[in-house]
RNA sequence: ACAAUGUGCGUCUAGGGUUCCGGUUGCGAGCGCAUCCGUUGUGCUCGCAAUGCUGGUCCGAGAGAGGCAGUCCGCGGCGCGUCGAUUCGCGCUGCGGAUACACGGCGGGAUAAAAGCCCGGGAGGC
Numbered sequence: 001a002c003a004a005u006g007u008g009c010g011u012c013u014a015g016g017g018u019u020c021c022g023g024u025u026g027c028g029a030g031c032g033c034a035u036c037c038g039u040u041g042u043g044c045u046c047g048c049a050a051u052g053c054u055g056g057u058c059c060g061a062g063a064g065a066g067g068c069a070g071u072c073c074g075c076g077g078c079g080c081g082u083c084g085a086u087u088c089g090c091g092c093u094g095c096g097g098a099u100a101c102a103c104g105g106c107g108g109g110a111u112a113a114a115a116g117c118c119c120g121g122g123a124g125g126c
Stems, first nucleotide, its partner, number of pairs: 007069003011065002015059002020056002022053001023051012070099012101121001103124001107119003
């Protein structure tokens, strides 16, 4: 200086909004109870609207957690390649180890909607 590799898939969480469920509020209808018999109060059911409201469903991390796999290294076992292998190469397998580091907008995108999702290990910074 150049090349290759630093991986994949789930689960969970930080976080996120509002499709659906549920909650709350308001309005309407029906039924019941109380009643000062009033256009009142209250409970239940259904419908409509509004509202992220502890939650369920849902989304969800490169720089969060952990699992399975993959890859690489070491120590063995078995087999094959070959005339020949403790020695070279390949395959399978057991055990152990490694899989580093990582500050980060604005803005845009998808979905019902938003977000630490995607653009993005980006722009930029050191």

Notes: Predicted 3D model of a 126-nucleotide RNA (Guanidine-I riboswitch aptamer) from a Gammaproteobacteria bacterium. Rfam family: Guanidine-I riboswitch aptamer. For this family Rfam cites "New RNA motifs suggest an expanded scope for riboswitches in bacterial genetic control" (Barrick et al., Proc Natl Acad Sci U S A, 2004). The organism belongs to Gammaproteobacteria, within Bacteria.